This is a predicted structure of a 73-nucleotide RNA (transfer RNA) from Caulerpa racemosa. The RNAcentral record of the sequence draws on ENA. Taxonomically the source falls in Caulerpa (Eukaryota, Ulvophyceae, Bryopsidales, Caulerpaceae). Its mean pLDDT, the model's own confidence on a scale to 100, is 81.
[in-house]
RNA sequence: GGGCCUUUAGCUCAAAUGGUAGAGCGCUCGCUUCGCAUGCGAGAAGUACGGGGAUCGAUGCCCCGAAGGUCCA
Numbered sequence: 001g002g003g004c005c006u007u008u009a010g011c012u013c014a015a016a017u018g019g020u021a022g023a024g025c026g027c028u029c030g031c032u033u034c035g036c037a038u039g040c041g042a043g044a045a046g047u048a049c050g051g052g053g054a055u056c057g058a059u060g061c062c063c064c065g066a067a068g069g070u071c072c073a
Base pairs, nucleotide, nucleotide: 001072002071003070004069005068006067007066010025011024012023013022019056027043028042029041030040031039049065050064051063052062053061
C1' cells in the first nucleotide's frame, strides 16, 4: 500500500422483505432465608462507530471517513 470481515445495552451477541430494537450475563428493587447463596417476580439501561445520499420511512441499501481483526505485498 491492497483485499476481506467486524462495529447494536456495562459485557458477549441476536433479529427484521427497510416500518422508530431483543436475549443471556451483569446491575437495581421486591419475595423467599436468622443471614448469604440459589430460586421466583419486577425494573432501569442503547437516537444502533461518525458524516452524507437515495427512500414516505434506515440499525439493515449506496458513498466518504474512524477504530479493531485477518490475509497478501